Bacterial RNase P class A from a Desulfobacterales bacterium, 390 nucleotides, folded computationally.
The RNAcentral record of the sequence draws on ENA.
The gene name in the source record is rnpB.
The coordinates come from a structure-prediction model, not an experiment, and the mean pLDDT is 78.
Its Rfam family is "Bacterial RNase P class A". About the family: Ribonuclease P (RNase P) is a ubiquitous endoribonuclease, found in archaea, bacteria and eukarya as well as chloroplasts and mitochondria.
């Protein structure tokens, strides 16, 4: 200095102004004014798991569904932390849909003889047998002709998993031994498996030593086995107040003995006149509430590797419903570029200081909380390799 890996923190700050929202006061109360307060690391996705609220519901079972290595953590999780195996990287680290394939059913393109208690295409093989066939050799035979029988070659048939070949994958791997040839067939050693069995560990799982030729391929993100776990809807749940209209009901008054309504207010006149009032139940429109003190934040000490726990003091921090949290300006910070200096190094480069130019990112709460995921500017720090240089 590069290239990399892991964690942490920040998300601009102050001030003038102009608005917008929530609370409280106080006035001359449809509203003013003045004081207090107003997004996020993710507030997104709505993908777990919970609290809250209704429904449902003795208890147990099928069914469905979900998660699946230990242990811990937590209100709970499919989250987290700390560990194990695997596997990926030189390394720092990083990835895991990590029970169970030796209960059963299935599946495996393409090449291939054969893809499963599999399999003979190519080679080997011909012990223990069958068919044919010359030449040699031995027998029978003086010799011919003719027969047998050895060797060899071919053929059928079989043996074979040593070797070739195919394929992601083909039945442990080397070595002697042993066969017709071959083969854990048998031995030695590796190497896994399964049982015993010591020792460490809470447990996953490690680490010795025995035994058995036991060598059992692979997929459960196929079906299934096993273990544990689960009742539905979602703040538009859900509780309460409650118009105007209709209107189950119930009362009281009233139709020529005139309720009530019109005639500007009253009062009498005149007109119209069969309904009028009142109560009440659910309940829509609206409206309150639920909804901001809660599995809360913080800080110190304590335990704990941590995740997270206590204890003790101290904070109260948006709450809109067509939905507020925002605009302008200005100083300073902040990034980056190219310059200009000063410093410090051998040097690649590094730190600082000045002025110019340019930028400043993903997003916007809506019952609330605990994660994950996914987007997204930038500081900084820890650790690794590498390469240069003393």
């Nucleotide at each position: 200095g590069g290239a990399g890996u892991a964690g942490a923190c920040c998300a601009g700050a102050c001030g003038a102004u102009c608005g917008c929202u929530g609370g409280g006061a106080a006035c001359c109360c449809a509203g003013u004014u003045c004081c207090c307060g107003g997004a996020g690391g993710a507030a997104a996705g709505u993908c777990c798991g919970a609290a809250c609220a209704c429904c449902a519901c003795a208890g147990g079972g099928c069914a469905g569904g979900g998660u699946g290595c230990u242990c811990c953590g937590u209100a709970a999780c499919g989250c987290g932390g700390a560990g194990u195996c695997a596997c990926g990287g030189u390394g720092a680290c990083g990835u895991g849909a990590a029970g169970g394939a030796a209960a059963g059913u299935g599946c495996a393109a393409c090449a291939g003889a054969g893809a499963g208690u599999a399999u003979a295409c190519c080679g080997c093989c011909g012990a223990a047998g069958c068919c044919c066939g010359u030449u040699u050799c031995u027998c029978c035979c003086c010799a011919c002709a003719g027969g047998a029988g050895a060797c060899c070659g071919g053929g059928a048939c079989g043996g074979u998993a040593a070797g070739g070949g195919u394929g992601a994958a083909a039945c442990g791997g080397u070595g002697c031994g042993g066969u017709a040839a071959g083969a854990g067939c048998g031995c030695a050693c590796c190497a896994g498996u399964u049982c015993c069995u010591c020792g460490g560990g809470u447990g996953a799982c490690c680490g010795g030593g025995g035994a058995a030729g036991c060598u059992u391929g692979g997929c459960a993100a196929a079906c299934c086995c096993c273990a544990c776990c689960c009742g539905g809807u979602g703040c538009a749940a859900g509780a309460c107040c409650a118009a105007a209209u209709a209107g189950a009901g119930g009362a009281g008054c009233g139709u020529u003995c005139g309720a009530g309504g019109g005639u500007c207010g009253c009062c009498c006149g005149c007109c119209c006149g069969a309904g009028c009032u009142c109560c009440c139940g659910g309940g829509u429109a609206g409206g309150u509430c639920g909804c901001a003190u809660g599995a809360g934040g913080u800080a110190u000490c304590a335990g704990g590797c941590a995740a997270c726990u206590g204890a003790u003091g101290c904070c109260c921090a948006a709450g809109a419903u067509g939905a507020a949290u925002g605009g302008u300006c200005g100083u300073c910070g902040c990034c980056c570029g190219a310059c200009g200096u000063g410093g410090g190094g051998u040097a690649a480069c590094c730190c600082g200081c000045g002025a110019c130019g340019g930028g400043a990112a993903c997003a916007g709460a809506a019952u609330u909380c605990g994660g994950c995921u996914u987007a997204c500017g930038g500081u900084c720090u820890g650790c690794u390799c590498c390469g240069a240089c003393c």